[in-house]
């Protein structure tokens, strides 16, 4: 320098090829239960969907560029 993958909570990941309000598990706050404490049980917070533009009636999702990480080639 060419090519290919990855990016969504605080961490780990899903979102089946465009459509309901974007979700799980941990984790965290509360709450109920115990003499207490733990597991477990109930509720709740907490997302610019990596930026930016473009198509579309609609975009995490389709295209174009950029940024970072990570493989492959010369």
């Nucleotide at each position: 320098g060419g090519c290919g993958a990855u990016a969504u909570a605080g961490c780990u990941c899903a979102g089946u090829u465009g459509g309901u309000u974007a979700g799980a598990g941990c984790g965290u706050g509360g709450g109920a239960u115990u003499c207490a404490u733990a597991a477990g049980c109930c509720c709740g917070a907490g997302g610019u969907c990596a930026c930016a533009g473009g198509u579309u009636c609609g975009a995490a999702u389709c295209c174009u560029g950029u940024u970072a990480u990570c493989g492959c080639u010369a």